[in-house]
Molecule: transfer RNA
Organism: uncultured Agrococcus sp.
RNA sequence: GGAGGGCUGUCCGAGCGGCCGAAGGAACUGGUCUUGAAAACCAGCAGGCGAGAGCCUCGUGGGUUCGAAUCCCACGCCCUCCG
Numbered sequence: 001g002g003a004g005g006g007c008u009g010u011c012c013g014a015g016c017g018g019c020c021g022a023a024g025g026a027a028c029u030g031g032u033c034u035u036g037a038a039a040a041c042c043a044g045c046a047g048g049c050g051a052g053a054g055c056c057u058c059g060u061g062g063g064u065u066c067g068a069a070u071c072c073c074a075c076g077c078c079c080u081c082c083g
Base pairs, nucleotide, nucleotide: 001082002081003080004079005078006077007076010026011025012024018066028044029043030042031041032040046057047056048055049054059075060074061073062072063071
């Protein structure tokens, strides 16, 4: 330099144009149980802006579309392969 794959809340990870801030798991917080803990079970739980209503955020910036995490382009980063 070229080709392919990936980037989603603190972490892992599903999603494949509309019911989606967005499943599930872990972590964390509270509770039940226990002499106490662990395990189990129940509940909660992303961040930012705003007095509030509400708005914004899927690596970053643009584009397509009535509508984008999802399609297109550029860039960044990670992995694999080729030279």